[in-house]
Molecule: transfer RNA
Organism: Asanoa iriomotensis
RNA sequence: GCCCUCGUAGCUCAUCUGGAGAGAGCGCCGGCCUACGAAGUCGGAGGUGGCAGGUUCGAGUCCUGCCGAGGGUAC
Numbered sequence: 001g002c003c004c005u006c007g008u009a010g011c012u013c014a015u016c017u018g019g020a021g022a023g024a025g026c027g028c029c030g031g032c033c034u035a036c037g038a039a040g041u042c043g044g045a046g047g048u049g050g051c052a053g054g055u056u057c058g059a060g061u062c063c064u065g066c067c068g069a070g071g072g073u074a075c
Base pairs, nucleotide, nucleotide: 001073002072003071004070005069006068007067010026011025012024013023019057028044029043030042031041032040050066051065052064053063054062
């Protein structure tokens, strides 16, 4: 250089063929509980879905270009 895969919450990951309030676990914050904490339980906050375009009535999902990560290849 070329080829493949991936990029979604602070972390690890779902999201099946594009349909329509973007989720889970852990973590964080608060209530209850406790003498206090931990555990448990209830509730809550947090997302330009890597960036920029395109297609579409509609895009996390399809297409293009960049950026980044991992893997393969160089006879």